About this RNA:
The RNA shown here (transfer RNA) has 71 nucleotides and comes from a bacterium. It matches the Rfam family "tRNA".
C1' cells in the first nucleotide's frame, strides 16, 4: 500500500433493528468483638462522523486504532 477481522463498565465477553446484559473489580448497608466470607442494594459502557429508517450498539459508507495476512 491493499484483503480480512475487532472496538460494549475498571476487566474479561454475550447482545443480528424497539428495554444493553453476565461474571469479576468497586461503593452502601446487613452479619462479625473485628477482618473474611456470604446475603441485599447501587453506581458505572456501545471508538468517532455521516447516511437509511418511525426507530440503528446492531444494516451501509468513511475515518481511528488494535490483530492478522499479502505485497
Nucleotide at each position: 500500500g491493499g484483503g480480512c477481522u475487532g472496538u460494549u463498565a475498571g476487566u474479561a465477553c454475550a447482545g443480528u433493528g424497539g428495554u444493553a446484559g453476565u461474571a469479576c473489580a468497586c461503593a452502601u448497608c446487613a452479619u462479625u468483638c473485628g477482618c473474611a466470607u456470604u446475603g441485599a442494594u447501587g453506581a458505572a459502557a456501545c471508538g468517532c462522523c455521516a447516511g437509511u429508517c418511525c426507530g440503528a450498539u446492531u444494516c451501509u459508507g468513511g475515518c481511528a486504532c488494535a490483530g492478522u495476512c499479502c505485497a

Record summary: The RNAcentral record of the sequence draws on ENA.